[in-house]
RNA sequence: AAGGAGCGGACGUUUAAUCAGACCCGUGAGGGUUUGAACGGGGGAACCAACCGUAGGGGUGUAUGGACGCAAGUCCUAGGGUAACUCUUGGCCCGAACCCGGCAGCUAACCUCGUAGACGCAGCGAGAGUCGCC
Numbered sequence: 001a002a003g004g005a006g007c008g009g010a011c012g013u014u015u016a017a018u019c020a021g022a023c024c025c026g027u028g029a030g031g032g033u034u035u036g037a038a039c040g041g042g043g044g045a046a047c048c049a050a051c052c053g054u055a056g057g058g059g060u061g062u063a064u065g066g067a068c069g070c071a072a073g074u075c076c077u078a079g080g081g082u083a084a085c086u087c088u089u090g091g092c093c094c095g096a097a098c099c100c101g102g103c104a105g106c107u108a109a110c111c112u113c114g115u116a117g118a119c120g121c122a123g124c125g126a127g128a129g130u131c132g133c134c
Stems, first nucleotide, its partner, number of pairs: 011120004018037008038115006048105001056103001057100004065076004079094004084130007
């Protein structure tokens, strides 16, 4: 020097999963509790809609459906992601998982819940337009 390990950051991606105050812990970077804001989800009238279900039904999510297969899975697919934003387009990817528990259409007031996780020495381009900064 390269490389490795531990702790914590910077710049970013996906996502609602972020920001701030107070107090406490820590040598420090930071961490914890709590209170707000912000973002997101569920329940919940009238009116409207619905005629099924007990072989169920429903929710979060892009993650739905099809063919083949004993199965594992393979191939495709609705849909989704790809660095300010929108549209078009090419390339590359994802196309899962979990929850409620017999029960829920929409839904003002109102009630209530979440703010996890997983990743990147790579972050992909082109055209048109918009916004912001210098």
c-di-AMP riboswitch aptamer (ydaO/yuaA leader) from Chthonomonas sp. UBA2391, 134 nucleotides, folded computationally.